[in-house]
Context: one part of a larger RNA
C1' cells in the first nucleotide's frame, strides 16, 4: 500500500412505523352537561271506547205562576203595539175566612159558605188610556217541571283480571286504548361549540370617527403611539339685523381674600353641544325679532370604493319662511353617532286579480321590528371532555437538539466616588463607560413532525483554559510559617461514602488537589431506566359533571443477524 478473516459500533441526520407530543381541518368517534333541537318514557286536559238509577249543590234556557206606588189625577199607570169592544148561569157586584205581599194605603190569591145578575171599557184629569181585551218586551219573586252540568253513592251489561274447559269471583263505566293538547325528560338520537394570534391556551380584540407612525400627491402594516363613538338640540335649524371674545393694566365703588363700573391695551391666547384634528371675528363664536326649507317631486356632474355602497349638489317644477331689496334657507363649522338581504307589521295606491264579478293574496310608495356589537350580518333555534383516543396533513407552527442574536448570564478592560489610622488602585471598590465568550434565563421560528429518542447513573473518552493541585515569577498592609492579589503554564494528576431519581446541594471521612466548561446540556443500533411523559387505581384540589392538575402515590414492553466510512487484531502478497 493491495486484498482478507474476526471483532467494535464513532458516523452513515442508520433501518422499522406518512409522529402518538403540539398544531390545523367550517375531519371523525365516543363520553358528559342547568348547550340547543327531536323522539322515546311518564304525566295534566278534553273527547270516544261509555250504560243504568238516585241524592245533593249550581248555573242557563223554556215553561208557569208573581211582581212594577214621583207630581197632577177618581187611583199602586213597568213598555210598546193592536183595538172598540171583553166578562157573566160552567155563576157578575159583594159579604164571612184564610194566605202571601207591601210604599201600610192597598194589591193578589184560595177554599166553604151566604147570595143571585149584572160588572169593566168609551167620558174628565196625563207626556202615555184604560188589568175591557189579545200580542210582545223589560224588572221582582218563586217553582211541583224539562235538558245541560258538579260532586257522592249504588248498579251491570261494555271492558279489564283471576282459575283450569264449563261456569263463577273481582273490579267497573275507573281502568286501558286511539287522538289533540300542555308540561317533564342526556333514558335516547342528530348536532353546535368563531376568528385575529410572533405556536396554542389564559388575557386582550372584532362595526366607526380623529391625530402621528405615513418618507411635503393619494394610499399604506403591526396584540405600534394617543384618544372617541353607538348620541344630543323644536332650538343647539332657517332668515333679517345687530354685537366682538380670552386675559392684563389704571381708576372709581363696595358686601369679606375669584365683585361692579368706565376708560386703555387685546389676531384670538376664548367660543363652538360632544374626542381630536382641520377651520371660523365679514365671523361658523354672542344676541334679539319673525318663523319651520329638519319641504313634496326629479337630478345633470365629480370623488371614494374590488363590489355592495357611501359622499357633493349646479340646475328646473310645485307651494313656503325671513328680508326693503339683492339674496339666503332641501337641517346642525366640518369629519364618527350605525345594519345588506329574507321574514313579519301598518298606512297609502289611477297596478295584478287564475271562467267572470269580488275578496284572498301578490306588487309599488311610505313607515316600523336585529349590542344579527364576531357589526358584509351561516340557524328563528347550540356548551364542554379525551391521557381510551382516530384520520388528514404541517417542520406553513411548539416542547428536545442544532442555527441566528446576545437583552440577560458569565468573564475581561476602563473610570475610581469611597473604605483600607494618613494613602484610589496591598486588597475591597458604588454610579457609569468599553469589550469578549456563547457555558445559563431568554428573543426568533431558519434544517428536522412519509420520526434528529428525552434527565440522571453506567463504560469509554477527547477538546479548551477563563488553573483545582503540582511548576515558574511580579506587588504586597511579604518578618518567618502561613496567606492575599496578578502574571506564564494544560506534561501529568483531579477520592470514597450517606440522603435523594436527581444534575446540584447537605452531611461524613480523607486528599498534593477534590477545577470549570465544550463535546447533539459527548456517548441508549454501547448498558441501565429510578424519574419525566400512555393506558390500571387512590388522594387533596378546581370542576354541576365528563374530566383535570410544571400536585402526589403505587404499577407499568428499551428492537435491530453490521452493508459502506472510521477504528482494533491477525493473515497473505509487493514495495
Nucleotide at each position: 500500500c493491495u486484498a482478507g478473516u474476526a471483532g467494535c459500533u464513532a458516523g452513515a441526520c442508520g433501518g422499522a412505523a406518512a409522529g402518538a407530543c403540539c398544531c390545523u381541518a367550517u375531519a371523525c368517534a365516543c363520553c358528559u352537561u342547568u348547550a340547543c333541537u327531536g323522539c322515546a318514557u311518564c304525566u295534566u286536559u278534553a273527547u270516544a271506547u261509555u250504560g243504568g238509577u238516585a241524592u245533593u249543590a249550581a248555573a242557563a234556557a223554556u215553561g208557569g205562576a208573581u211582581u212594577a206606588c214621583g207630581u197632577a189625577g177618581g187611583a199602586u199607570a213597568a213598555a210598546u203595539c193592536a183595538g172598540a169592544g171583553c166578562u157573566u148561569a160552567u155563576g157578575a157586584c159583594g159579604c164571612c175566612u184564610a194566605a202571601a205581599u207591601u210604599u201600610c194605603g192597598g194589591u193578589u190569591u184560595a177554599c166553604u159558605g151566604c147570595a143571585g145578575a149584572g160588572g169593566c171599557a168609551u167620558c174628565c184629569u196625563u207626556g202615555a188610556a184604560a188589568u175591557a181585551u189579545g200580542a210582545u218586551u223589560u224588572u221582582u219573586u218563586c217553582u211541583u217541571a224539562u235538558u245541560u252540568u258538579u260532586a257522592u253513592a249504588c248498579c251491570u251489561a261494555a271492558u279489564a283480571a283471576a282459575u283450569u274447559u264449563u261456569u263463577u269471583u273481582u273490579a267497573g263505566a275507573c281502568a286501558u286504548u286511539a287522538u289533540a293538547u300542555g308540561g317533564u325528560u342526556g333514558g335516547u338520537a342528530g348536532u353546535u361549540u368563531u376568528g385575529c394570534u410572533g405556536g396554542g391556551g389564559c388575557g386582550g380584540c372584532a362595526g366607526a370617527c380623529u391625530c402621528c407612525u405615513a418618507a411635503a400627491a393619494a394610499g399604506u402594516a403591526a396584540c405600534g403611539g394617543a384618544g372617541u363613538u353607538g348620541u344630543g338640540c323644536a332650538a343647539a335649524g332657517g332668515u333679517a339685523a345687530g354685537c366682538u371674545c380670552a386675559a392684563a393694566a389704571u381708576a372709581a365703588c363696595a358686601u369679606u381674600u375669584a365683585g361692579u363700573u368706565a376708560u386703555u391695551u387685546g389676531u384670538a391666547g376664548a367660543g363652538u353641544g360632544u374626542a381630536a384634528u382641520g377651520g371660523c371675528a365679514u365671523a361658523a363664536g354672542c344676541u334679539u325679532g319673525c318663523u319651520u326649507g329638519a319641504c313634496u317631486g326629479u337630478a345633470a356632474u365629480a370623488u371614494u370604493g374590488a363590489u355592495a355602497a357611501a359622499u357633493u349638489a349646479u340646475a328646473c317644477a310645485g307651494g313656503g319662511a325671513c328680508g326693503a331689496a339683492a339674496g339666503u334657507c332641501g337641517g346642525c363649522c366640518a369629519u364618527a353617532g350605525a345594519g345588506a338581504u329574507c321574514c313579519g307589521a301598518u298606512g297609502u295606491u289611477u297596478c295584478u286579480u287564475u271562467g267572470u264579478g269580488g275578496a284572498a293574496a301578490g306588487g309599488a310608495c311610505a313607515u316600523c321590528g336585529c349590542u344579527c356589537a364576531a357589526c358584509g350580518g351561516a340557524u328563528a333555534a347550540a356548551a364542554g371532555g379525551u391521557a381510551c383516543g382516530u384520520u388528514a396533513g404541517g417542520g406553513a407552527u411548539a416542547a428536545c437538539a442544532g442555527g441566528c442574536u446576545u437583552a440577560u448570564a458569565a468573564c475581561u478592560c476602563u473610570u475610581g466616588a469611597g473604605a483600607g489610622a494618613u494613602c484610589u488602585u496591598a486588597u475591597c471598590g458604588a454610579c457609569g463607560g468599553a469589550g469578549u465568550u456563547g457555558u445559563u434565563u431568554g428573543g426568533c421560528a431558519c434544517c428536522u413532525c412519509g420520526a434528529u429518542g428525552u434527565u440522571g447513573u453506567u463504560u469509554c473518552g477527547u477538546c479548551a483554559c477563563a488553573u483545582c493541585c503540582u511548576g515558574g515569577a511580579g506587588c504586597u498592609g511579604a518578618a518567618g510559617c502561613a496567606g492575599g492579589u496578578u502574571c506564564c503554564a494544560a506534561g501529568g494528576g483531579u477520592u470514597c461514602g450517606g440522603u435523594u431519581g436527581u444534575u446540584c446541594g447537605c452531611c461524613g471521612a480523607u486528599u498534593a488537589a477534590a477545577g470549570u466548561g465544550g463535546u447533539a446540556c459527548g456517548u441508549g443500533a454501547a448498558a441501565u431506566g429510578a424519574g419525566u411523559u400512555u393506558a390500571g387505581a387512590g388522594c387533596g384540589u378546581c370542576g354541576u359533571g365528563a374530566g383535570a392538575c410544571a400536585g402526589u402515590u403505587u404499577g407499568g414492553c428499551c428492537c435491530c443477524u453490521a452493508u459502506c466510512u472510521a477504528c482494533u487484531a491477525c493473515u497473505a502478497g509487493u514495495a
Description
A computed fold for a 575-nucleotide part of an RNA from a Bacteroidota bacterium, annotated as large-subunit ribosomal RNA, domain V. The full RNA is in RNAcentral, with records from ENA. Rfam family: Bacterial large subunit ribosomal RNA. Gene Ontology terms of the family: ribosome and structural constituent of ribosome. NCBI's taxonomy places the organism under Bacteria, Pseudomonadati, Bacteroidota. The coordinates come from a structure-prediction model, not an experiment, and the mean pLDDT is 81.